[in-house]
Context: one part of a larger RNA
RNA sequence: GAGUCAACGUUGGCGGCGUGCGUAACACAUGCAAGUCGAACGAGAUCCAGGGAGCUUGCUCCUUGGUGAAGGUGGCGAACGGGUGAGUAACACGUGAGUAACCUGCCCUCGAGUGGGGAACAACCCCGCGAAAGCGGGGCUAAUACCGCAUAACACUCCGUAGCGAAUGCUGUCGGAGUCAAAGCCCUUCGGGGCGCUUGAGGAUGGGCUCGCGGCCUAUUAGCUUGUUGGUGGGGUAAUGGCCUACCAAGGCAACGAUGGGUAGCCGGCCUGAGAGGGUGUACGGCCACACUGGGACUGCGACACGGCCCAGACUCCUACGGGAGGCAGCAGUGGGGAAUUUUGCGCAAUGGGCGAAAGCCUGACGCAGCGACGCCGCGUGGAGGAAGAAGGUCUUCGGGUUGUAACCUCCUGUCAGAGGUGAAGAAAACCCCCUUUGGGGGUCUGACGGUAACCUCAGAGGAAGCCCCGGCUAACUACGUGCCAGCAGCCGCGGUAAUACGUAGGGGGCAAACGUUGCUC
Numbered sequence: 001g002a003g004u005c006a007a008c009g010u011u012g013g014c015g016g017c018g019u020g021c022g023u024a025a026c027a028c029a030u031g032c033a034a035g036u037c038g039a040a041c042g043a044g045a046u047c048c049a050g051g052g053a054g055c056u057u058g059c060u061c062c063u064u065g066g067u068g069a070a071g072g073u074g075g076c077g078a079a080c081g082g083g084u085g086a087g088u089a090a091c092a093c094g095u096g097a098g099u100a101a102c103c104u105g106c107c108c109u110c111g112a113g114u115g116g117g118g119a120a121c122a123a124c125c126c127c128g129c130g131a132a133a134g135c136g137g138g139g140c141u142a143a144u145a146c147c148g149c150a151u152a153a154c155a156c157u158c159c160g161u162a163g164c165g166a167a168u169g170c171u172g173u174c175g176g177a178g179u180c181a182a183a184g185c186c187c188u189u190c191g192g193g194g195c196g197c198u199u200g201a202g203g204a205u206g207g208g209c210u211c212g213c214g215g216c217c218u219a220u221u222a223g224c225u226u227g228u229u230g231g232u233g234g235g236g237u238a239a240u241g242g243c244c245u246a247c248c249a250a251g252g253c254a255a256c257g258a259u260g261g262g263u264a265g266c267c268g269g270c271c272u273g274a275g276a277g278g279g280u281g282u283a284c285g286g287c288c289a290c291a292c293u294g295g296g297a298c299u300g301c302g303a304c305a306c307g308g309c310c311c312a313g314a315c316u317c318c319u320a321c322g323g324g325a326g327g328c329a330g331c332a333g334u335g336g337g338g339a340a341u342u343u344u345g346c347g348c349a350a351u352g353g354g355c356g357a358a359a360g361c362c363u364g365a366c367g368c369a370g371c372g373a374c375g376c377c378g379c380g381u382g383g384a385g386g387a388a389g390a391a392g393g394u395c396u397u398c399g400g401g402u403u404g405u406a407a408c409c410u411c412c413u414g415u416c417a418g419a420g421g422u423g424a425a426g427a428a429a430a431c432c433c434c435c436u437u438u439g440g441g442g443g444u445c446u447g448a449c450g451g452u453a454a455c456c457u458c459a460g461a462g463g464a465a466g467c468c469c470c471g472g473c474u475a476a477c478u479a480c481g482u483g484c485c486a487g488c489a490g491c492c493g494c495g496g497u498a499a500u501a502c503g504u505a506g507g508g509g510g511c512a513a514a515c516g517u518u519g520c521u522c
């Protein structure tokens, strides 16, 4: 000098864009943050209308039709999105390869199929237990839920066969044997159409696994290792592999730093620097890891699963003492810690996501608003004229100098703030209609921000300047007070009676809605 997720002191007008728990991965009251589908399914409260019956004449009961709440079965989603950086020195990350060792729901292209049966379980009804959370028994029932059967290419297993490859194998054809599937719903002009379901091939996307190379400190850590290193058989996985297991061999790593210890999420980037390099990893983006602590699996295309389950532990809460409930490192918010870090706001209008045929519903993702000079940027606090120069202050050699065109005063201007008026873009899709179908045209609706931005008008200089410094480095000097005291100080150093270095004043210098100080980096 530059920088900063900053803090502190003094001061503080407006706006735009950003940004805001670095400390206790400490504990959390309350609300919200993941649902959706009735065009998969059974059932049906309530309300409305019609009819009937009873009577206490405005109620009750029965029935038909409509409406369809809560709760339930089932499907998809809940593995995304959002948070945090504890752990991790590791194929975690970055980069480049490999997979002849693999998987991939939804999506796209192409092919084939969608036949015929069965038995249940919720909801519901009845009974029982419990303070509650909830649980047990009996009975009924539907499905795109569940289970057989039929058919079936590909595929898989076994046997045979051809070509290829460095190879455990790959590719392709053929033959034989065996195994494996499904679900219906909506609309209809009854011709069909649409959405699904099963299976196969290919694609796309996303992932798993393996390898080369690269990036911390420590030798005041020198030896480490028994599933250890390799092989064979077996198991397991989507898949290779000591991943696991039995047996066999005795190996494997290491001064090119093994093993141990310390520290740390990694990167794109960011800061600095002429560069080389050094430092750093906040915000935004990619990857990883974690979700009260430790362990485990289930479901599923995908998890060993933040707002799922089970076990153990610590903590908190409820309890009828028998037993139960919970997990903000989601958004707000609270306590605590700390020098220090925001609203228990508005909206799904936009973008994106989930479900749905759609309308739509959900979405603390997101879009906005609020708070903080925390940062960067922009604007303003007025402009022009105005004296050989008022008053006051201050210094003085008492002549005057300086503050100083500064003020007053005159003439203007109208940014910002204030008042009034007009008032957006962000919105076009979806939807409906028409033409006709890769599509095109037309119409209607929808704005949280927000009566905001912007524009116009009004009035009037009115409401808007401070902070640090002035011995040298370093730009800016005098007076008084003090008297090695009080104090200053980044370094050198000032102060002991004329201190440009302390304190105050006048003046001056620098920067300016900021200015200084402190911490940290180059």
Base pairs, nucleotide, nucleotide: 001522002521003520004519006518007517008516009515010514013379014378015377016376017375018374019372020371021337026335027334028333030332031331032330035076036075037074040073041072047066048065049064050063051062052061053060054059055058083290084289085288093214094213095212096211097210098209099208102207103206107203108202109201110200111199112198113197114196115149117147118146124139125138126137127136128135129134155179156178157177158176159175160174162171163170164169184195185194186193187192216262217261218260223253224252225251228250229249230248231247232246233245234244235243265287266286267285268284269280270279271278272277292313293312294311295310296309315326316325317324318323343369345368346367347366351365352363353362354361355360382412383411384410385409392403393402394401395400416463418458419457420456421455422454426449431443432442433441434440435439466511467510468509469508470507471492472491473490477506478505479504480503481502487494488493
Small-subunit ribosomal RNA, 5' domain from an uncultured bacterium, 522 nucleotides, folded computationally. The full RNA is in RNAcentral, with records from ENA.